[in-house]
């Protein structure tokens, strides 16, 4: 310096099926009422169209997506997640959700708690901080078991050249 194979464990992703929630919500229909807005859009603006529209109340009808649980299959161990930049993203403009790229930055992993974000949600996810547990390497101490401190995955172990 390059290749190959591995380890951490409630390990990290993807996908299929099923299921609770979403929700008696949205939508649609009928009746009544009101005189105001409504639609093209996730939001705002402009523009255009509509009033046989829209709002509200009652009655009837009545979902889905995203996120979650379970099971199976599958790719793996910077697995992967997040920030940033760039590009893309539903008639026009701006922004957003989403998607893609980047040896650009942060994070070894799991988990608890306060705060913040997202969400229908106290679920779940993301994140600053702060604890615990745990893997790995280095240094020191110890007869040993082990303990303390510190570092980071472009690392560590084994092996080949």
């Nucleotide at each position: 310096u390059g290749g190959u194979a591995g380890a951490g464990g409630u390990g990290c992703g993807g996908u299929u099926u099923u299921u609770a929630u979403c929700a008696g919500u949205a939508u649609c229909c009928a009746u009544g009422u009101u005189u105001g807005g409504a639609a093209a859009u996730c939001a705002g603006g402009a523009u255009u169209u509509c009033a046989u529209c829209a709002g509200c109340a009652u009655g009837g009808u009545g979902a889905a997506a995203g996120g979650g649980g379970a099971a199976g299959c599958u790719g793996c161990c910077g697995a992967a997640g997040g920030g940033a930049a760039c590009g893309u993203u539903a008639g026009c403009c701006u922004g957003a959700c989403g998607c893609g790229u980047u040896a650009u930055c942060c994070u070894g992993g799991u988990u608890g708690c306060c705060g913040g974000g997202u969400u229908a949600a106290u679920a779940a996810c993301c994140u600053u901080g702060u604890g615990a547990c745990u893997g790995u390497c280095a240094u020191c101490a110890u007869u040993a078991a082990u303990g303390a401190u510190g570092g980071a995955g472009a690392g560590c172990u084994a092996u080949c050249g």

The RNA shown here (Lysine riboswitch aptamer) has 161 nucleotides and comes from a marine sediment metagenome. Its Rfam family is "Lysine riboswitch aptamer". Rfam describes the family as follows. Riboswitches are metabolite binding domains within certain messenger RNAs that serve as precision sensors for their corresponding targets. Allosteric rearrangement of mRNA structure is mediated by ligand binding, and this results in modulation of gene expression. This family includes riboswitches that sense lysine in a number of genes involved in lysine metabolism, including lysC. Rfam links the family to the GO term lysine biosynthetic process. Its mean pLDDT, the model's own confidence on a scale to 100, is 81. RNAcentral holds the sequence, with entries from MGnify.